The part of an RNA shown here (large-subunit ribosomal RNA, domain IV) has 324 nucleotides and comes from a Minisyncoccota bacterium. Its Rfam family is "Bacterial large subunit ribosomal RNA". Rfam links the family to the GO terms ribosome and structural constituent of ribosome. NCBI's taxonomy places the organism under Bacteria, Bacillati, Minisyncoccota.
Context: one part of a larger RNA
RNA sequence: UGAUCCUCAAGGAACUCGGCAAAAAAGCAGCCGUAAGUUAGCAAUAAGGCUUGCCCGUAGCAAUACGGGCCGCAGCGAAAGUUUCCCUGGCAACUGUUUACCAAAAACACAGCUCCCUGCGAACUCGUAAGAGUAUGUAUAGGGGGUGACACCUGACCAAUGCCAGAAGGUCAAAUAUCGGUGGUCGCAAGGCUGGCUGAUAUAAGCCCUGGUGAAUGUCGGCCGUAACUAUAACGGUCCUAAGGUAGCGAAGUUCCUUGUCUGGUAAGUUCAGACGCGCACGAAUGGUGUAAUGACUGGGGAACUGUCUCGAGGAUUAGCUCG
Numbered sequence: 001u002g003a004u005c006c007u008c009a010a011g012g013a014a015c016u017c018g019g020c021a022a023a024a025a026a027g028c029a030g031c032c033g034u035a036a037g038u039u040a041g042c043a044a045u046a047a048g049g050c051u052u053g054c055c056c057g058u059a060g061c062a063a064u065a066c067g068g069g070c071c072g073c074a075g076c077g078a079a080a081g082u083u084u085c086c087c088u089g090g091c092a093a094c095u096g097u098u099u100a101c102c103a104a105a106a107a108c109a110c111a112g113c114u115c116c117c118u119g120c121g122a123a124c125u126c127g128u129a130a131g132a133g134u135a136u137g138u139a140u141a142g143g144g145g146g147u148g149a150c151a152c153c154u155g156a157c158c159a160a161u162g163c164c165a166g167a168a169g170g171u172c173a174a175a176u177a178u179c180g181g182u183g184g185u186c187g188c189a190a191g192g193c194u195g196g197c198u199g200a201u202a203u204a205a206g207c208c209c210u211g212g213u214g215a216a217u218g219u220c221g222g223c224c225g226u227a228a229c230u231a232u233a234a235c236g237g238u239c240c241u242a243a244g245g246u247a248g249c250g251a252a253g254u255u256c257c258u259u260g261u262c263u264g265g266u267a268a269g270u271u272c273a274g275a276c277g278c279g280c281a282c283g284a285a286u287g288g289u290g291u292a293a294u295g296a297c298u299g300g301g302g303a304a305c306u307g308u309c310u311c312g313a314g315g316a317u318u319a320g321c322u323c324g
Stems, first nucleotide, its partner, number of pairs: 001319008010310002014308001019305001029051004037042001039149001053070007071075001084303007091295002096108002112147007124133003150290004155220003160217002162213005169208003175203008183194004221239005248282001249279001260276005
């Protein structure tokens, strides 16, 4: 000096990104007692308080209960084992799953909800095929996409893209059929032969077209004026659009300006909670807003406790180094 432990005056988080680490109370025993909230199950061992040994007596079969007494700092007399607690937000309903070896989470899954496909030789997947799975199943079934318990809800837009349906018209390939033009060759000619070149007409799906469709991919405006203080604008005008963001929430895990403003908490609060709303750039199953319970999740505050700190000190064991 390192490692592993132990102790500490006064203070008690002043440490620090953060009580990280440590400490402490408690200890699933018995009795009492227990709030908000709530999906009535929980929350809950909430919180908090008391008792615990031994001797004698009484009651009892006994466990035990009651009364009296005794000792100690201490009675589950600690060998093992063994939750710190409270208040308040965010996110995810929950138990679960995950980056074997830097991430365990708010990510994934989930029950529930919803859309699409599928009538059975099913759709879908694997295979060139035979065939196999699905399934010895049959729409209360199977496959695929999204959302993610529950409660209240889920607005407008079909112009673009996708999908579905339609068929009047337009466009349109090869092949085929039919009809032309023009070659080659044989022949005096008539005419014959000819996978030569070239054109027209007819015929599919698709596309154009006509509709539908958002829990399909997605999108959800600007300027100007106006009320008897001022300010603001219920109201009016105008331009554009497929339609101009509804309910709810909102400086948010989203807010740049920004430490927004107000209130609370502190002596002092860029964090936090509650409000406000000019939302740079929330918003409704890419779900919106709430929500009891749950969480080795994450933010803020408090009690208790402490060498985290003020600010260090001492000790034990062990390792290295120096000396011997």